[in-house]
RNA sequence: UCUGCUCAGAUUGAACGCUGGCGGCAUGCCUAACACAUGCAAGUCGAGCGGCAGCAUACCCUUCGGGGUGCUGGCGAGCGGCGGACGGGUGAGUAACGGCGUGGAAAUCUACCCUUCGGUGGGGGAUAGCCCGGAGGAAACCCGUGAUUAAUACCGCAUACGCCCUACGGGGGAAAGCGGCCCUCUGAUGCAAGGUCGCGCCGAUGGAUGAGCCCGCGUCUGAUUAGCUUGUUGGUGGGGUAACGGCCUACCAAGGCGACGAUCAGUAGCUGGUCUGAGAGGACGGUCAGCCACACUGGGACUGAGACACGGCCCAGACUCCUACGGGAGGCAGCAGUGGGGAAUAUUGGACAAUGCAGGAAACUGUGAUGGCGCAACGUCGCGUGGUGGAUGAAGCGCUUCGGCGUGUAAACACCUUUUCUGCGUGAAGAAGUUUAUUGACAUUAGCGCAGGUAACAAGGGGCUCCCAAAUUCGUGCCAGCAGGAGCGGUAACACGAAUGCCCCAAGCGUUAUCCGGAAUCACUGGGCGUAAAGGGUCCGCAGGCGGCCGUAUUAGUCCCGCGUUAAAUCGCAAUGCUCAACAUUGCGGCUGCGCUGGAAACGGUACGGCUUGAGGAUGUGAGAGGUGUGUGGAACCGACGGUGUAGGGGUGAAAUCCGUUGAUAUCGUCGGGAACACCAAAAGCGAAAGCAGCACACUGGCACAUUCCUGACGCUCAUGGACGAUAGCCAGGGUGGCGAACCGGAUUAGAUACCCGGGUAGUCCUGGCCGUAAACGCUGUUCACUAGCUUUGGGGAGUAUCGACCCUUUCCGAGGCGAAGCUAACGCGUUAAGUGAACCGCCUGGGUACUACGAGCGCAAGCUUAAAACUCAAAGGAAUAGACGGGGGCUCGCACAAGCGGUGGAGCAUGUGGUUUAAUUCGACGAUAAGCGAAGAACCUCACCGAGGCUUGACAUCUACGUGAUCGGCUUUCGAAAGAUCGCCCUCCCUUCGGGGCACGUAGACAGGUGAUGCAUGGCCGUCGUCAGUUCGUGGUUUGAGCUGUUCCCUUAAGUGGGGAAACGAACGUAACCCUCACCGUAUGUUAUAUGUGUCAUACGGUACUGCCUACCACUAAGCGCAUUUCAACGAAGUGCGUUUCGUGGUGGGAGGAAGGAGGGGAUGACGCCAGGUCAGCAUGUCCCUUUGAUGCCUCGGGCUACACACGUGCUACAAUGGUGCCUACAACGGGUAGCGAUCGCGCGAGCGUAAGCCAAUCCUUCAAAAGGCAUCUCAGUCUGGAUUGCAGUCUGCAACUCGACUGCAUGAAAUUGGAAUCGCUAGUAAUCGUGGGUCACCAAUACCACGGUGAAUUUGUUCUCGAGCCCUUGUACUCACCGCCCGUCAAGUCAAGGAAGCUGGGAGCGCCCGAAGUCCC
Repeated sequence: UCUGCUCAGAUUGAACGCUGGCGGCAUGCCUAACACAUGCAAGUCGAGCGGCAGCAUACCCUUCGGGGUGCUGGCGAGCGGCGGACGGGUGAGUAACGGCGUGGAAAUCUACCCUUCGGUGGGGGAUAGCCCGGAGGAAACCCGUGAUUAAUACCGCAUACGCCCUACGGGGGAAAGCGGCCCUCUGAUGCAAGGUCGCGCCGAUGGAUGAGCCCGCGUCUGAUUAGCUUGUUGGUGGGGUAACGGCCUACCAAGGCGACGAUCAGUAGCUGGUCUGAGAGGACGGUCAGCCACACUGGGACUGAGACACGGCCCAGACUCCUACGGGAGGCAGCAGUGGGGAAUAUUGGACAAUGCAGGAAACUGUGAUGGCGCAACGUCGCGUGGUGGAUGAAGCGCUUCGGCGUGUAAACACCUUUUCUGCGUGAAGAAGUUUAUUGACAUUAGCGCAGGUAACAAGGGGCUCCCAAAUUCGUGCCAGCAGGAGCGGUAACACGAAUGCCCCAAGCGUUAUCCGGAAUCACUGGGCGUAAAGGGUCCGCAGGCGGCCGUAUUAGUCCCGCGUUAAAUCGCAAUGCUCAACAUUGCGGCUGCGCUGGAAACGGUACGGCUUGAGGAUGUGAGAGGUGUGUGGAACCGACGGUGUAGGGGUGAAAUCCGUUGAUAUCGUCGGGAACACCAAAAGCGAAAGCAGCACACUGGCACAUUCCUGACGCUCAUGGACGAUAGCCAGGGUGGCGAACCGGAUUAGAUACCCGGGUAGUCCUGGCCGUAAACGCUGUUCACUAGCUUUGGGGAGUAUCGACCCUUUCCGAGGCGAAGCUAACGCGUUAAGUGAACCGCCUGGGUACUACGAGCGCAAGCUUAAAACUCAAAGGAAUAGACGGGGGCUCGCACAAGCGGUGGAGCAUGUGGUUUAAUUCGACGAUAAGCGAAGAACCUCACCGAGGCUUGACAUCUACGUGAUCGGCUUUCGAAAGAUCGCCCUCCCUUCGGGGCACGUAGACAGGUGAUGCAUGGCCGUCGUCAGUUCGUGGUUUGAGCUGUUCCCUUAAGUGGGGAAACGAACGUAACCCUCACCGUAUGUUAUAUGUGUCAUACGGUACUGCCUACCACUAAGCGCAUUUCAACGAAGUGCGUUUCGUGGUGGGAGGAAGGAGGGGAUGACGCCAGGUCAGCAUGUCCCUUUGAUGCCUCGGGCUACACACGUGCUACAAUGGUGCCUACAACGGGUAGCGAUCGCGCGAGCGUAAGCCAAUCCUUCAAAAGGCAUCUCAGUCUGGAUUGCAGUCUGCAACUCGACUGCAUGAAAUUGGAAUCGCUAGUAAUCGUGGGUCACCAAUACCACGGUGAAUUUGUUCUCGAGCCCUUGUACUCACCGCCCGUCAAGUCAAGGAAGCUGGGAGCGCCCGAAGUCCC
């Protein structure tokens, strides 16, 4: 940088958790189109009819039970009419013109309603009801060829302009009445006739409304569904329908659909709209509205204007119920409600008052439509839970650096208000129509007033590591838990739990789920494919897509004006009405679409005509491992034969297997065989790619250049398809020299089914046929155009020049290198683009699963092509950066090796550690960087450990209160190991302002104390890399950025030391230097030194020298000089080669001066950092822990740290003659000393003792240095080596030498005769060797440590190798806890998911066949 995941927003018919005051408006089975108890949801009309079961009413009779009459109000059942096709519910089915949306169209119907015209005459026969009957039936209900009756029921005679049919002659077809009023008649009533009004009826016309049918366009996913179709597609005749039509049928034809996705499969009601979004889009289709479909499941028709009918009928099926078992009844996806399912969704309430609907002339009736109530924070909108003042900043709580801070004006307190709450009263609008009259479900409504009256009754939820607003304490201790992602938790958790504080929202807040957004993460707007996922292996090419220049015509694309439509609601804007808002109403706008009319003609299309530049052809020339076939050649190799010749050959890291005395290898000759073609040869050439190489011939494809003669857009790309396609492999037949899977031997190895060696079969070769893949790569599709150059090379041409060829300039086509602009995440690409554009194709969408499974196709097989998911992870991946690492490279250092000297490892002892042991053997340190380390002194002490005995405000510090006046000191009793406990006696403080204070003790309390834990909480100090040369910064530059540059490069140095160059210029910490010391000099001083002095010696101060001088050689030299060459008219320029060293840099050798020569020797000094290195036990310190009695504190005594089978480290002494021993005899330096060093003298074999001078030190003491030297002896032995061990006797220190000191004398006399593998130190006054001093310290474990001097070497003039936690540069990297890294596979146990599996089973579908209900039509 890319990528994946996640979050912040909005949303919901939600659910769950915690919480919950009020009101308005909306909303409420998303699951089982699962099953349903009960009630209701569609009736109405007596002004159509016969009538009268019941009610009211009037009259009559009555046996007082009732019966009859009238038919007035009315009316059950029935005939009849209209309505039950609307309203209401649900979304199962449906991917379709058999749905929906939108826009059209012709071949249709339409009850009720409206308009207009006309008619309404005259007859007839039934039937339900009622009644009777059935020895009907359990019921539902039924039967009677029983009787009787009406109509607006039914039939048809007449008439019928218009209507229908027609062969144009004609033919056919209707009706129904009812009610009110008036009038006539009458005494009155009634009947009848007439008139009038109204409602009906019949035929027709037009309309309105509603419906049916047809068409264009749009409308989810899958190709691992590619072919589908026989009434299928069309025609003719006929039938059928309201109507067109294969809608149906007979015959004829053989069509129709499909890659613009048919068929099949899956999913799904569609739309207005809703949510989201900047938009384009994406997702959804609950409420409301339009359409469709369905009504227990399936089928069917009837009636009707309309149905194949939710609350109708028939049949079949499943289920439920009743039954007398014969038979019947039913359909909540209407409103309530029940069960069930589920995370989950409400009342079996009231009313027809309003709005509608049905019937009616109307009153009216009906209406679970509707208007409203109830339940639910489910959503949304509004209101409230108080307001103002109030600092002593109260208490409480939390934190604290203990000072304080926060909660916080918050509370208390004072004043104010009463929305809300409760009670009472009052009280609308919604109501107008109709009517004689009336009439409100909501409703104890809203609103208004008064009172209670008093702040009263009313706040929660989530969060606080980062993303992301808001932090602290305690608890816990990889536990408990959290988590959207990263991640948090292993004793100091801002991440878990709690508290306090804070943040956000608020009657809600969170969680879960859903969808859109962010996601440019499927990219139309708006992405990509060299290396991240992604260019097909290559070419040809149909369909498809795209297409040069000029002109004419046209207009289904395109553009414009207008018209129609785009239902309402929704949305936007502006108003209005509810106190506001939500909500509602009104107006305007919009709804990006479709259709129609007209217009335009640039672009695109189409038609026609023309052109030449794209493309192709012609002519000429040319290069080439282009292809196929046929011949042929030499070298090499192998084999055969023959000659010469003899013991080996071959092979490897080294060997062996192997070949060879039956003659190999070597060498010569002849012959045979197969495969491949050295040199030329190259960044070369050719080909579409794969690929192509000796030579010759034959056939043949393509390309380039030149000419500009011809055709006249003939072109580009290309899904499906076709052809070609390395190697390996397969089939058949040949061939086989070399090589060589498999295989066999030999080695290697822990093993070695490998690498190495010896053999060797398929194969490699040829012919024919398959396969169809590769890192088939330029990891870069093809074509066209445009956009700086320089340079090399292959092919052709032109120009200049030349006798000619080259050369040079230029042009076209290829093949390379470097680079401008530009592009790119970077790397890089860059006229052969990965730049800028155009056309077309292919491909990609996180990693794994998986170049896999299943299915399908291809293949003889091997296998290939196409190609998932479950599950799982939070990454995988690209490019670049800094490190680290490499059995990568380069360079340079170091006692790193080498060259040397001496050791360790073997012995004895000393000392430390481990281990073991122990009551305890206190603790720490563990590769280098622990182990003679902390410890420069463990007998007690130290001391931290163990045992025992004691003390408890304490051994130590500060303070308070009370008491005492002493304390201290001296003496003393008892117990005791001591500490300590316990008696008694003596003594009785200082100051004072007289209040008291100081001091001490006792008691009580705050507190002390802790070598208890954590060095992984720390400070300080230290070790180590390493005295290695490194580590950084400022400014600038550069990169998208991390970073880089500087600090790299060249030369040089001990050095990032210095110089040169350079996008760097400077600077800091390191290096060096400054400091000390030794060696030299000068000056000054002269005690305690001294030979009395210009010296030596000592002290103090100061100084010289170094990167300087001379010389030879070597290396480098981008600089200087010279010559040659090329070019140029000349000046000049370019680059190559050669020579040189006067300049320059460094090194090496030698020399002069000099005390010292190449940093003169040594010391101190240790960069940024690494190792969570070491130390809480040196000290300091955060936190934690222990402390009324059996302390983790303090005191005391004794013990332990000193143990001892063993292992390791560091040392000492030795093993001897370069030595041991004895005697004699020289020469130092640094130091130390008064609680000390101690001379001298005496004693003792000695350690030492006694005595005691001197010295606080250049004065005295320590203090005789030893090795060396001289003489003597020992003579190679476990010794005259070695001294361990042990015995006896002593000395010294100290309260005290038993555990457990050192030293002395005598005696004893161990191992050890130079040390395996391995390993350490050292480069000059060094190693080696010799002694001396000091610290600690009473003494001493000291052979240790720190110093001092004496004697005094050898070797390296090198970097091949070993080691390095050496340096620098470079390279690779999948490492970054950094190679002690990372990481792969098998196996074991368990778990999850997917595939297969003999089979078994469920569901869906197709095809064929059988049985077949109801019903329609025909007979």
Predicted 3D model of a 1419-nucleotide RNA (small-subunit ribosomal RNA) from an uncultured bacterium.
Its mean pLDDT, the model's own confidence on a scale to 100, is 81.